[in-house]
Context: one part of a larger RNA
RNA sequence: UGACGGGGGCCCGCACAAGCGGUGGAGCAUGUGGUUUAAUUCGAAGCAACGCGCAGAACCUUACCACCUUUUGACAUGCCCGGACCGCCAGAGAGAUCUGGUUUUCCCUUCGGGGACUGGGACACAGGUGCUGCAUGGCUGUCGUCAGCUCGUGUCGUGAGAUGUUGGGUUAAGUCCCGCAACGAGCGCAACCCUCGCCAUUAGUUGCCAUCAUUAAGUUGGGCACUCUAAAGGAGACUGCCGGUGACAAACCGGAGGAAGGUGGGGAUGACGUCAAGUCAUCAUGGCCCUUACGAGUAGGGCUACACACGUGCUACAAUGGCGUAUACAAAGGGAAGCGACCCUGCGAAGGCAAGCGGAACUCAUAAAGUACGUCGUAGUCCGGAUUGGAGUCUGCAACUCGACUCCAUGAAGUCGGAAUCGCUAGUAAUCGUAGAUCAGAAUGCUACGGUGAAUACGUUCCCGGGCCUUGUACA
Repeated sequence: UGACGGGGGCCCGCACAAGCGGUGGAGCAUGUGGUUUAAUUCGAAGCAACGCGCAGAACCUUACCACCUUUUGACAUGCCCGGACCGCCAGAGAGAUCUGGUUUUCCCUUCGGGGACUGGGACACAGGUGCUGCAUGGCUGUCGUCAGCUCGUGUCGUGAGAUGUUGGGUUAAGUCCCGCAACGAGCGCAACCCUCGCCAUUAGUUGCCAUCAUUAAGUUGGGCACUCUAAAGGAGACUGCCGGUGACAAACCGGAGGAAGGUGGGGAUGACGUCAAGUCAUCAUGGCCCUUACGAGUAGGGCUACACACGUGCUACAAUGGCGUAUACAAAGGGAAGCGACCCUGCGAAGGCAAGCGGAACUCAUAAAGUACGUCGUAGUCCGGAUUGGAGUCUGCAACUCGACUCCAUGAAGUCGGAAUCGCUAGUAAUCGUAGAUCAGAAUGCUACGGUGAAUACGUUCCCGGGCCUUGUACA
C1' cells in the first nucleotide's frame, strides 16, 4: 500500500421487511447428470453450466458408430498430355462408384497460341469439428451502469509511498458547493444518440369524413377541418418562477403554471481492472500430432436410449370456473419457389377453383381474456387432460426407428404441494391473446406486440451483495 475481520461509523440495492404471484408435490415438454449403447458427436459446471452454443437433429445438418469405397484427393495454386463441357442409353451395385455405348466440335486470336470447363498423370502440396482457451488474436460473461480508476507538476517523507481523491454539507453519481499544500488534467458519471408522451409547420394517397349531396357500405362526388401516416425541420423542461429550510453556498421541501417537474418513462451506451472465467467446434492463429488416414465419398443407424437424480418451463387440480349460443374492442409484424380472399367439398385437419397483392390498397387475420343469456352444483365431476386403440390430413425422395395436426373412442396422475427457494415497486406483477426470426415440415423455447390491470414499502435491527472513511493483523 492492499486484502481480510462472527472490528467500528456513514450510505445504497426487490438485500431484508411489507405485499402479490410462483418453483419444490402431479402429468407432460425441454436441457443436464448418471446409466446403457456399436455410437448415444463435442463444448458449457456455484452465483456468472443445465429451453445454454442449437434463430428449429426424419435424410441433409453431423462433427459420432458399424459397413462399403477412395488416395494429388470433396476444396486451392503451379506443371505435362488429351478432349469442348453438358446431355442421353444399357449393365452391376444399397448408393458412392465402376464398365460399355451414343450425341456434340465452346469463347478470343496477331493463327504462334491464350481463356473457361472437363478427363488422365507425376510431384510440390491440399485436408483435419485432431490436442493445447494454461502459448494467442478477436469476441463474450461477471463484479456492475457499481462510482469509481488514474496522471502531470508541486509539496511532504531516507524510502516503500502520501497528498490531490481526505474533511463539512449535498447528490442517482469522485454530482455539485465550501474548506484545505495543493493546482490542474484524463478515462468513467451526466449530456450529446434512438424511442414514447404535448403542440404547431410542410403534405393529403392507398389514409380520414366536420359541413354539402349520395349509398347496403367513406360506397361515390367533394373536402384535407379532424384522425392518422410519411418523413424532415422546429417548439417545449432549465430547479426557469414563487415561498420555506440551509453557511449569504451547493442543494432539499412545498407550490404555481404546464401534455410533461426536478435524471419525465424506456432503450443504446459497460471506466482501470478481477476471475490463467468462457470460446482453438464461428473465425483467425503459434506449437504439437495424422498424411492409402485422425483426410474424403456413400447408403444405414445414432445425437430421440431409460431403473433413476437435478434445473428451466407448459397444463392442471376447478364455480373469480368448465361448456354452449350471440356479440365488442388492439398493437406490432410477415408475404413472390410467397401471402392467398370469395365461392364449392369435407364434422375437421384440409382439398378444389381462383381474384387481388412486392402491399397505409390485397392477404396472413376470427384477437383472446371481456360482455349478454343458458347450463352444470362440489362430484375425481360436463374439472383435468396424460396414455392407448382406430381412421385420416399436410410437408417432404422418404414420417418404421423419429414429424406436426385432425376426427372417433379411451379418460391416468392430480383436490393447491415438506424442508427449502425464486421473481416483481406501476401501466410494473399477475392474467389474456397476436406476430416474427430460424424454417420444406416440425415451439410449452426465444424475440417482439398490444388488451385487462393490482397489492405493498413502517423502516434499515437482521440475511446477501456493493461503495466511502477509520481501526486491528503473526496474511500478500